[in-house]
RNA sequence: GAUCCCUUAGCUCAGUGGAAGAGCAUCUGCUUAACACGCAGAAGGUCGCAGGAUCAAAGCCUGCAGGGAUCA
Numbered sequence: 001g002a003u004c005c006c007u008u009a010g011c012u013c014a015g016u017g018g019a020a021g022a023g024c025a026u027c028u029g030c031u032u033a034a035c036a037c038g039c040a041g042a043a044g045g046u047c048g049c050a051g052g053a054u055c056a057a058a059g060c061c062u063g064c065a066g067g068g069a070u071c072a
Stems, first nucleotide, its partner, number of pairs: 001071007010024004018055001026042005048064005
């Protein structure tokens, strides 16, 4: 330098047009003498950034940024 893949909650990841979820972690309550386990609930997101197409975008198109793989 070229091609391809990834970027979504604190972490690991789902979600491939009708507008965001799970597990773990955190917090609160129940339980316990207390802790752990268990149960119930809550909080946590400009979906990497910017633009475009669309009635409507996390998902489509373009550019940029970061990470990875292969080739040279």